[in-house]
Context: one part of a larger RNA
RNA sequence: UCCGGCGAGUUACCGUCAGCGGCUCGGUUAAGGCUCUUCGGGCCGAAGCCAAAGGGAAACCGAGUCUGAAUAGGGCGACAAUUGGUCGUUGGCGGUAGACGCGAAACCACGUGAUCUACCCAUGAGCAGGUUGAAGCGCGGGUUAUACUGCGUGGAGGACCGAACCCACUUGGGUUGAAAACCGAGGGGAUGACUUGUGGGGAGGAGUGAAAGUCUAAUCAAACGUGGAGAUAGCUCGUUCUCUCCGAAAUAGCUUUAGGGCUAGCCUUGAGCCACUACGCAUUAGGGGUAGAGAGACUGAAUUGGUUGGAGGGCCCUCACAGGCUACUCUGCCGAACCAAACUCCGAAUACUAAUGCGACUAUCUCAGGAGUCAGUCCGCGAGGGAUAAGCUUCGCGGUCGAGAGGGAAACAACCCAGACUAUCUGCUAAGGUCCCGAAGUGAUGCUUAGUCACUAAGGAAGUUGAAUUGCUGUGACAACCAGGAUGUUGGCUUAGAAGCAGCCACCAUUUAAAAAGUGCGUAACAGCUUACUGGUCGAGCAGUUCUGCGCCAAUAAUGAACGGGAGUAAGCAUUACACCGAAGCAGUAGAUGUACAAAGCCUACGGGCAAUGUACGUGGUAGGAGAGCGCACCAGGUCAGAUACAAGCCGUACCGUAAGGAGCGGUGGUGGGGCCUGGUGGUGAUUAUGCCGGA
Numbered sequence: 001u002c003c004g005g006c007g008a009g010u011u012a013c014c015g016u017c018a019g020c021g022g023c024u025c026g027g028u029u030a031a032g033g034c035u036c037u038u039c040g041g042g043c044c045g046a047a048g049c050c051a052a053a054g055g056g057a058a059a060c061c062g063a064g065u066c067u068g069a070a071u072a073g074g075g076c077g078a079c080a081a082u083u084g085g086u087c088g089u090u091g092g093c094g095g096u097a098g099a100c101g102c103g104a105a106a107c108c109a110c111g112u113g114a115u116c117u118a119c120c121c122a123u124g125a126g127c128a129g130g131u132u133g134a135a136g137c138g139c140g141g142g143u144u145a146u147a148c149u150g151c152g153u154g155g156a157g158g159a160c161c162g163a164a165c166c167c168a169c170u171u172g173g174g175u176u177g178a179a180a181a182c183c184g185a186g187g188g189g190a191u192g193a194c195u196u197g198u199g200g201g202g203a204g205g206a207g208u209g210a211a212a213g214u215c216u217a218a219u220c221a222a223a224c225g226u227g228g229a230g231a232u233a234g235c236u237c238g239u240u241c242u243c244u245c246c247g248a249a250a251u252a253g254c255u256u257u258a259g260g261g262c263u264a265g266c267c268u269u270g271a272g273c274c275a276c277u278a279c280g281c282a283u284u285a286g287g288g289g290u291a292g293a294g295a296g297a298c299u300g301a302a303u304u305g306g307u308u309g310g311a312g313g314g315c316c317c318u319c320a321c322a323g324g325c326u327a328c329u330c331u332g333c334c335g336a337a338c339c340a341a342a343c344u345c346c347g348a349a350u351a352c353u354a355a356u357g358c359g360a361c362u363a364u365c366u367c368a369g370g371a372g373u374c375a376g377u378c379c380g381c382g383a384g385g386g387a388u389a390a391g392c393u394u395c396g397c398g399g400u401c402g403a404g405a406g407g408g409a410a411a412c413a414a415c416c417c418a419g420a421c422u423a424u425c426u427g428c429u430a431a432g433g434u435c436c437c438g439a440a441g442u443g444a445u446g447c448u449u450a451g452u453c454a455c456u457a458a459g460g461a462a463g464u465u466g467a468a469u470u471g472c473u474g475u476g477a478c479a480a481c482c483a484g485g486a487u488g489u490u491g492g493c494u495u496a497g498a499a500g501c502a503g504c505c506a507c508c509a510u511u512u513a514a515a516a517a518g519u520g521c522g523u524a525a526c527a528g529c530u531u532a533c534u535g536g537u538c539g540a541g542c543a544g545u546u547c548u549g550c551g552c553c554a555a556u557a558a559u560g561a562a563c564g565g566g567a568g569u570a571a572g573c574a575u576u577a578c579a580c581c582g583a584a585g586c587a588g589u590a591g592a593u594g595u596a597c598a599a600a601g602c603c604u605a606c607g608g609g610c611a612a613u614g615u616a617c618g619u620g621g622u623a624g625g626a627g628a629g630c631g632c633a634c635c636a637g638g639u640c641a642g643a644u645a646c647a648a649g650c651c652g653u654a655c656c657g658u659a660a661g662g663a664g665c666g667g668u669g670g671u672g673g674g675g676c677c678u679g680g681u682g683g684u685g686a687u688u689a690u691g692c693c694g695g696a
Base pairs, nucleotide, nucleotide: 001696002695003694004693005692006691011097012096013095014094015093016092017091018090019089020088021087022086023085024084026050027049028048032044033043034042035041054061055060064076065075066074067073100238101237103235107228108227109226110225111224112223119201120200121199122198123197124196125195126194127192129161130160131159132157136153137152138151139150140149141148165189166188167187169186170185171184172183173182204220206216207215241629242628243627244626245625246624251264252263253262254261255260265373266372267370268369269368270367271366272365279359280358281357282356283355284354285353286352292346293344294343299340300339303336304335305334306333307332309331310330311329312328313326314325315324316323376401378399379398380397381396382395383394384393385392406417407416408415421591422590423589424588426587427586428585432581433580434579435566436565437564441578442577443576444575445574446573447572453568459553460552463550464549466547467546468545469544470543471542472541480537481536482535483534484533486510487509488508491505492504493503516531520529521528592619593618594617595616596615597614598613601610602609603608630685632682633681634680635679636678637677638676639675640674646672649668650667651666652665653664655662656661
């Protein structure tokens, strides 16, 4: 991982609602008794319970009562309307119980453990061999005597080296191991706080601990076993056949509440009730202070010009008074331009309210049973927070997804189109497309040359289209070519030099068709080249500015990736014409089914029930509500097959049914049972619970 089997809303009591049944001149018995008995029962038994009257805290009163001074008012009742009551049974739901199943970590009680291991006690045992050579002692030297010293002797030590023994520092292997801690090679201690045998001691909030929260039988921040015990689990996971009808929510309020709940909202089922009630559209009548706008209409903010307005400061002046200046500060006035969610002299569209008319006969509404939902998501629009960031966050309005398949967007919950009952080798369309992959296309008029199309901005550019406008121009423009471009003068100053051209000042005059006290190169400075300016040649447009369509650069990231690919100069872009393709949309044909209405016909206890067929509108669906069925085991009643016996189970199979499913036939099987109809009972349906057991 697979296969097979097992595996989860049950039972008791109480309550509540609905269906069905009994009784209602209320309903019903409990314990118990009598009786039958095939052990299922039958008959008594009214104690009690519910109902028949309510109101009040109660006394109490009573179709009323309570409050109250009240004969008032008000509350709850009665009356009325209606059917209501009770007992049983089935189903839905709630409560109490383990209460749909599995699952803790933990808590408590009573016991069992120190044969492992930690420590202690008692009693034993072990430590090859080699080395070092303490104290003490002896003799000699030495001293007055000691001290001190030499040589011996001696044999100390948590002494040295190193086996057994004990340990476990490093490293290789092993790591579904040979082994739930080992093997190899080295390493440490090895007469000691050493190692070890045997016996003994103390234990679970306790022991033991040269202390690591270590160890206490492969278990330790509280052992193990049994019990309380099915602890509790607002948490996770799982919860088993089919079809039909409807179909949510991710919000509000409260919550030691925020991933849980309760009530409301939204869903479903049943019952009731109708209104010119809900809903939609139109018209009319309203209030508003949003968008916008405004400022001489307020509050505030804020820029600037003027002012011989004011106040203060500073400077100058004065003996003082006075005066003058001010690019400083504050505050007026005049002018210009401007801003605001918490400004408004104004002020929409929508929205909301009401009335009337029309459309809708559906919904709204009321009561009762059952829920689920309380993590929402993205997109568009209006806003707050943030950085006018986020696939960010919080609201409001709408949509999608959620719970929605189909077509398009290459692929792509939330975008665009469109809401899937079934079938169909029929047709028409939507979005989007029509060169090939790929179903379907041809024209017209322009634009683009960038493969732009087919990622992006500020910014940049004699790209090119169209439009507007300002100048010059046959008295010859613009470009090009030919020629001139001079003189006072090397202007003055500065400087080593400064001659048009380092820099400063000035920028005149003359000759001229024209020519700067010089536009740019250049020289050390000159020189040289060139420009402005002028003439000639030529002969028709030239130059600038603004707007606009499409292009260009800007354009840089890690495997190769920016039309989906091929390819395309249209098969790109804009405008336009007529076609076509294209979906589960719409239509055609056939069928199924729900609801409403009509309805031959059949049945009838006359109350009604069933129903071919027709018409209309429907039939996506998670949580969830409601309904109808299939299958399994057993029981009861009825019935059936079987002598070539039969049945279950298993294998094969082309049949039937809308599904769960059901036959038939062939084989196997072998004496057990089985099929059909009706009713009942339930240990009744498994791809998932890191499910349990067995097998592969």
Molecule: large-subunit ribosomal RNA, domain II
Organism: Pirellulales bacterium